Annotation: The RNA shown here (transfer RNA) has 73 nucleotides and comes from a soil metagenome. Its mean pLDDT, the model's own confidence on a scale to 100, is 80. Its Rfam family is "tRNA". Its family is annotated with triplet codon-amino acid adaptor activity in the Gene Ontology.
[in-house]
RNA sequence: GAUCCCGUAGCUCAGCUGGUAGAGCAAAUGACUUUUAAUCAUUAGGUCGCAGGUUCGAGCCCUGCCGGGAUCA
Numbered sequence: 001g002a003u004c005c006c007g008u009a010g011c012u013c014a015g016c017u018g019g020u021a022g023a024g025c026a027a028a029u030g031a032c033u034u035u036u037a038a039u040c041a042u043u044a045g046g047u048c049g050c051a052g053g054u055u056c057g058a059g060c061c062c063u064g065c066c067g068g069g070a071u072c073a
Base pairs, nucleotide, nucleotide: 001072002071003070004069005068006067007066010025011024012023013022019056027043028042029041030040031039049065050064051063052062053061
């Protein structure tokens, strides 16, 4: 330098054919318990890497850029 893959909650990752963004773990609160732990219930937490475009509507499609990885040179 070229090609390909990845970027979504604090962490690990889903998200089908474009139609209200989710799970597990972690956190907070409550229940239970003499207390802790465990268990159960509830809650909060996201400008979906950035900027544009297409569309009535974009995490998803298109373009550019940024970051990480792999292969080739």